Small-subunit ribosomal RNA from Neodangemannia microcystis, 1593 nucleotides, folded computationally. RNAcentral holds the sequence, with entries from ENA and SILVA. A source record names the gene rrs.
RNA sequence: AUCAUGGAGAGUUUGAUCCUGGCUCAGGAUGAACGCUGGCGGUAUGCUUUAACACAUGCGAGGCGAGCGGCUAAUGAUUAAGCAUUAAUAAUUUAUUAUUAAUAAUUUUUUAUAAGCAGCGCCGGACGGGUGAGUAACACGUAAGAACCUACCUUUGGGAGAAGGAUAACUACUGGAAACGGUUGCUAAUACUUCAUACGCUGAAAAGUGAAACGGGGAAACCUGCCAAAAGAUGGGCUUGCGUCUGAUUAGCUUGUUGGUAAGGUAAUGGCUUACCAAGGCGAUGAUCAGUAGCUGGUCUGAGAGGACGAUCAGCCACACUGGGACUGAGACACGGCCCAGACUCCUACGGGAGGCAGCAGUGAGGAAUUUUCCGCAAUGGGUUAACGCCUGACGGAGCAAUACCGCGUGAAGGAUGAAGGUCCGUGGAUUGUAAACUUCUUUUCUUAAGGAUGAAGAUCUGACAUUAUUUAAGGAAUAAGCAUUGUCUAACUCCGUGCCAGCAGACGCGGUAAUACGGGGAAUGCAAGCGUUAUCCGGAAUGAUUGGGCGUAAAGAGUCUGUAGGCGGUUUUCCAAGUCAAGUGUCAAAGAUCAGGGCUUAACCCUGGAGCGGCAGUUGAAACUAGGAAACUUGAGUAUGGUAGGGGUAAAGGGAAUUCCUGGCGUAACGGUGAAAUGUGUAGAUUUCAGGAGGAACACCGAUAGCGAAAGCACUUUACUGGUCCAAAACUGACGCUGAGAGACCAAGGCUAGAGUAGCCAAUAGGAUUAGAUACCCUAGUAGUUCUAGCAGUAAACGCUGGAUACUAAGUAUUGGUAUAUAAUAUAUAUCAGUAUUGAAGCUAACGCGUUAAGUAUCCCGCCUGGGGAGUACGCUCGCAAGGGUGAAACUCAAAGGAAUUGACGGGGGCUCGCACAAGCAGUGGAGCAUGUGGUUUAAUUCGAUGAUACGCGAAGAACCUUACCAAGGUUUGACUUGUCACGUCGAUUUUGGAAACAAAAUUUUUUGCUGCCAAACUUUGUUUGGCAUUAAGCAACGUGAACACAGGUGGUGCAUGGCUGUCGUCAGCUCGUGCCGUGAGGUGUUAGGUUAAGUCCUGCAACGAGCGCAACCCUUAUCGACUAAUUGCUAAGACUACUUAGUGCUUGCACAAAAGAAUCUUUAGGGAAUUAGCGAGACUGCCGGUGAUAAGCCGGAGGACGGUGAGGAUGACGUCAAGUCAGCAUGCCCCUUACAUCUUGGGCUACACACGUGCUACAAUGGCAGGGACAAUGGGAUGCGAACCCGCAAGGGAGUACCCAGCAUAGCUGGGUAACUAAGAAGCUAACCUCAAAAACCCUGUCUCAGUUCGGAUUGGAGGCUGCAACUCGCCUCCAUGAAGUCGGAAUUGCUAGUAAUCGCAGGUCAGCAAUACUGCGGUGAAUACGUUCCCGAGCCUUGUACACACCGCCCGUCACACCAUGGAAGUUGGUUCCACCCGAAGUCGUGGAUCUAACCUUUUUGGAGGAAAGCGCCUACGGUGUAACUAGUAACUAUGGUGAAGUCGUAACAAGGUAUCCGUACUGGAAGGUGUGGAUGGAAUACCUCCUUC
Repeated sequence: AUCAUGGAGAGUUUGAUCCUGGCUCAGGAUGAACGCUGGCGGUAUGCUUUAACACAUGCGAGGCGAGCGGCUAAUGAUUAAGCAUUAAUAAUUUAUUAUUAAUAAUUUUUUAUAAGCAGCGCCGGACGGGUGAGUAACACGUAAGAACCUACCUUUGGGAGAAGGAUAACUACUGGAAACGGUUGCUAAUACUUCAUACGCUGAAAAGUGAAACGGGGAAACCUGCCAAAAGAUGGGCUUGCGUCUGAUUAGCUUGUUGGUAAGGUAAUGGCUUACCAAGGCGAUGAUCAGUAGCUGGUCUGAGAGGACGAUCAGCCACACUGGGACUGAGACACGGCCCAGACUCCUACGGGAGGCAGCAGUGAGGAAUUUUCCGCAAUGGGUUAACGCCUGACGGAGCAAUACCGCGUGAAGGAUGAAGGUCCGUGGAUUGUAAACUUCUUUUCUUAAGGAUGAAGAUCUGACAUUAUUUAAGGAAUAAGCAUUGUCUAACUCCGUGCCAGCAGACGCGGUAAUACGGGGAAUGCAAGCGUUAUCCGGAAUGAUUGGGCGUAAAGAGUCUGUAGGCGGUUUUCCAAGUCAAGUGUCAAAGAUCAGGGCUUAACCCUGGAGCGGCAGUUGAAACUAGGAAACUUGAGUAUGGUAGGGGUAAAGGGAAUUCCUGGCGUAACGGUGAAAUGUGUAGAUUUCAGGAGGAACACCGAUAGCGAAAGCACUUUACUGGUCCAAAACUGACGCUGAGAGACCAAGGCUAGAGUAGCCAAUAGGAUUAGAUACCCUAGUAGUUCUAGCAGUAAACGCUGGAUACUAAGUAUUGGUAUAUAAUAUAUAUCAGUAUUGAAGCUAACGCGUUAAGUAUCCCGCCUGGGGAGUACGCUCGCAAGGGUGAAACUCAAAGGAAUUGACGGGGGCUCGCACAAGCAGUGGAGCAUGUGGUUUAAUUCGAUGAUACGCGAAGAACCUUACCAAGGUUUGACUUGUCACGUCGAUUUUGGAAACAAAAUUUUUUGCUGCCAAACUUUGUUUGGCAUUAAGCAACGUGAACACAGGUGGUGCAUGGCUGUCGUCAGCUCGUGCCGUGAGGUGUUAGGUUAAGUCCUGCAACGAGCGCAACCCUUAUCGACUAAUUGCUAAGACUACUUAGUGCUUGCACAAAAGAAUCUUUAGGGAAUUAGCGAGACUGCCGGUGAUAAGCCGGAGGACGGUGAGGAUGACGUCAAGUCAGCAUGCCCCUUACAUCUUGGGCUACACACGUGCUACAAUGGCAGGGACAAUGGGAUGCGAACCCGCAAGGGAGUACCCAGCAUAGCUGGGUAACUAAGAAGCUAACCUCAAAAACCCUGUCUCAGUUCGGAUUGGAGGCUGCAACUCGCCUCCAUGAAGUCGGAAUUGCUAGUAAUCGCAGGUCAGCAAUACUGCGGUGAAUACGUUCCCGAGCCUUGUACACACCGCCCGUCACACCAUGGAAGUUGGUUCCACCCGAAGUCGUGGAUCUAACCUUUUUGGAGGAAAGCGCCUACGGUGUAACUAGUAACUAUGGUGAAGUCGUAACAAGGUAUCCGUACUGGAAGGUGUGGAUGGAAUACCUCCUUC
């Protein structure tokens, strides 16, 4: 120091929530691969996934001459021979010959040295190296064992005596293309053989058997070798316990199989083999079969338990082209040995031969993918040798590869005018960024040069690596940064492009014109010589849960019971020691991991040492608990005794009510059925009614949250037989118990088989209805079936959706059965046991809920679940007569499916309440004509928008031109309009020509703006004002023209990018917040409840207390008042003046005169504060009284009062909804057009017209029309205006003057038309309580019309006029005359209105030249009816309920059919693979046999001998191969079936609300389809009522 350090979550189901549950992500790892990029070093690793596929070439196992005989060449020595040269000598005639000596070479004999070579011989090629095909096995791991062998090595003590015959090499001859041989002759040994000996072995013993090399080296000492034995060590063979993957849709397997005896065989045990005998052996604790796989130390991951893996390194195994076989040997059935068969490749002379990289390199192939045909034996190790050595692709090294791990670097310090450039921008700036530049410094690395190890042990010598590591010097910032990401998870954000396209994506998801999600740029973040992606494993995942999950409703309790194996098991004593516990011992190789220390500069890497838990096996001990043995006990369980309740079961007998049918009587026209009908029955007498009869099925009331049963289930009465429960007491047995895989029994309804029966009901079927259809719901009929008997079947929402047993843990109430006590009691009470319900504490639960009958707290046993769909389907097996039941997958596909609860919304759910919502009324619309808007159609254009309510007399409070946005034609292009620049000029006006005009082209005129300048005058004298002069020069401003560019312009698009404004729900009473409380939470409470209100208005109560936006009030108008204030243009009175009108008169018949009355007017006078106006105040608050209510809030009635319960009306519109409306009112982002989508002009169009709809006006008449007369308002408008009076005209309407021109006339002139930028207010008043529009109309009075298409109605049309305006044709309004259509009160349907309201009557205004206004906005006049009431229709509010809806019912959603794609099943067949069985063939080879054949060693009588050996042949076994039947498995297939998926297909609408017939389960029939119907069952059905029970009062 270890022991003892160690555990994170997130996204995604929903409108939101909690839960269940899957999917996905963040981490680590790899012998990896791919993409982009790449400086250095160290250490490792590198054909695992695919082809144990095929291999060219080289190398990878040889050594020994000190075992042996030879051979080759060389060097010495030696022997012999001959020859040559030189010298000497001799002879001879020149010259030659002879002898001797020396030298060199050759040959030869013997021999030595150091080499090499094939052969005989010995040792090694069984190690080392490779690979993982096979193998589910004693193969491996671990711990043991007995019946074995072991070359070389070590130790010990012995031995080595006597003989012998061959053979290779070699020689000669010879076959073959080659590989390779054959024959003859010779020779050696540590080669081989015999005999002797023996300590060994066998045997009871006798006895048998059985060895050797006196070789080699050395001068010698001595060394080495040989033989047998006994030991050791090492290595190996064998046996056993335990451990070692998946499948039961593999349940039975086995005949040498299991055992025995005998024999054989082996190194050895053994059915290892053979003969005989017995019939065993294995298996649900999973045999056999099938699939997959080398095993382990360990590696990765994990907090751990575990899970996955088994490269490198290490141990074991197996294999060596495929299959079989043996030989040799200590060891093999042998990777670089042999034989055979097969496939493949190569050589060949075609006869025959050769080969085996899963050794190291390397090649081809395969594949996404894995290196050099390198150096060296220097080190370590191995073989051999006496040794030196030799050999060694083991190994040591180098090379290649970012393949992995580790380390280092790519510079450091300073440096702001925060440079330039880039990007963004709010245009100010921000950021990149101290980053760069620049200054100073350093040199790891790099380049060059020089030195230079350790590794070498062992005195000398010996280094592949190695131009090494490393050191020193010099040089110079020099040689060195990328990759991915930036919506969330997840660190990091902006611009441009694109426009559901292109694309992204791990999940959720992003992209349809403002994309932080695509692509690019900038910036940022992360990691870094790497980064990211892909693949795989573990983790997170408590998502298979031992640690550590669940099963009422989410997936999950078997329909119920009996019971086998198994598991678990009451109390006491004792023994034992198997489990358990404790302490020792052995072992679990090394490496790895871990701890300590050490070595490379550090680290990775390497070295040394230490250690635990745990496994297995021994040993010793403990004895509480479990197991086991023994002995007891009674409380669990059971038996016996005495009682008890019961629709428990089976069988038999009996009964009455009702339905139907039959017979008879009565009796007559209907009955029956429904929402309404029809089919049907009935005059052949039904239905009805009475009597009698027949038959089958079911048992009213009692009857009940009552009872019984294991469940299914069980109900008239009686009897017989029979099962179980409960209670009392405590006699007996003495743990006999609980659960229960397999197994067995029972099991509703429906269904099946056979027979019987059949009243009613009733699938199917038929008919009638309904309906778009109606294979349904409804109706009329009706067969199987329903009933019984005997069988089968075996399933249900077989449910309490809750397995069984035992114990414990608050209470209350009701009820069933018993017992005890009290009691007169069978009433009642108390106690207790066993049931059945209900409320509820603790506790549990995701919540709902459960709660002594647990879903609480615990124990035991069984069953079952692991995302949704595919699918309870397919295949297989099994059961069944069949229908079908049981068991029970996968491919593929989705990111959810699901539970409970919450808030909404919705319901052909419920309750309460309100509203002209209905009802009660009045008047209408819908029918007619016209006006107006819309749709449609048409058109060159009929501009655009608004489209249920909430568009349609709407935008438009005024379309002839203009407006105008549309169309046609003709023009313009910096533009009609804004701002800026430059140049020129001065505007302008008039005229002419062309033209539809715009405009174009000309001509004339020279008059002409302001300031700065000069002059004069005045005044308030720093100057201002007025007037005049000069246009010469310059400038400014303004205006015009021209030019170039920025730009203008757009009623072009998007109201789904927006602001603003508006509509609607709705003037409905609602919508929220703070704090607190409740709930895990969404949320709830408050805001609900009881009353009340127009109102969430107020009161009371209450875990709420308060508050805000809304309601109300405050504001405006209107109704009343005031010794209040003010006053003219208002009011009153008087006066003056007289218009109009009128009796009457006159005449020229429309003019004149005119008594009386007398409006208006008046710069006349006076008045008061009554009225009027408009300011300020008052007033009404349920204030007062009575009643009622809870003593409240309030309500009802009354008084007073101008007004009474909000007095009436208006303005005022909460949070929000409808992507409601508007880009064409305005504003505005983005996009689009720019000689055009801009702009100007003329003409046309918006006014069209078969038709449909909306909104209105006028009518249809007598409550009226017409004519005459008479009366009463209010609001509002008026200077480009209203316009009195007067004159003209029937009326609409018109009416000033001057000058000139034209025409006419009745000619001082008048009338009409035209021209004029001529004069300038002429006709009172009015800038309005003053003047004016202005007449109000309905009404009243009188008259007339008399019910008719009219004296109603006024459309339409003809004619004549007037007005506005450049202009009235398309296309205005008005007047007069004439014309006189439809229409006689309006179908279905539908609208408005509750009081000064409806209805009706007129008046005004805006817009506006004029007007299509019957519209709209206002004003007043006259002035009703009705409301019982809330059942119904519509809408709304609150509470509650159901929900599969949340884009919220215009929701969701099911199935067939059609199309496309994908996967799967079946299938006549067909093609492979594996395996069993039977048979045939039978290579090589062991074993057995082996007459004839051949044969050196030994024996012998020497032979035609024997022993022994060899070999052919034969036999058993047997590989490959062949034939046949099967089984399993894989591929494929015409056709066929199902499923899944797919923005906008078809048919219906089955489900979700009471889903419009409640739904669902089982079953049967049936139908295009969802589905329907029958039968039994469930509630996981709404609503209502009743009963019972509970809680509170």

Notes
It matches the Rfam family "Bacterial small subunit ribosomal RNA".